Transfer RNA from a Candidatus Sumerlaeota bacterium, 73 nucleotides, folded computationally. It matches the Rfam family "tRNA". Its family is annotated with triplet codon-amino acid adaptor activity in the Gene Ontology. Rfam describes the family as follows. Transfer RNA (tRNA) molecules are approximately 80 nucleotides in length. It is annotated as a transfer RNA. Model confidence (mean pLDDT): 83 of 100. Taxonomically the source falls in Candidatus Sumerlaeota (Bacteria, Bacteria candidate phyla).
RNA sequence: GGGUGGUUAGCUCAGCUGGUAGAGCACUGGCCUCACAUGCCAGGGGUCGUGGGUUCAAAUCCCGCACCACCCA
Repeated sequence: GGGUGGUUAGCUCAGCUGGUAGAGCACUGGCCUCACAUGCCAGGGGUCGUGGGUUCAAAUCCCGCACCACCCA
């Protein structure tokens, strides 16, 4: 330098044919316990990497850029 895949909650990851962003773990509060852990209930937490384009409407489609992983040279 070229190619492929990826970037979504604190972490690991889903998200179908474009139509109100989700799960597990973690965190906070409550229940339980002598207490802690486990367990149960509830809750908070998102510029969907970034800048544009298309569209009535974009995490999703198109283009540029940045970063990560792998392959080729």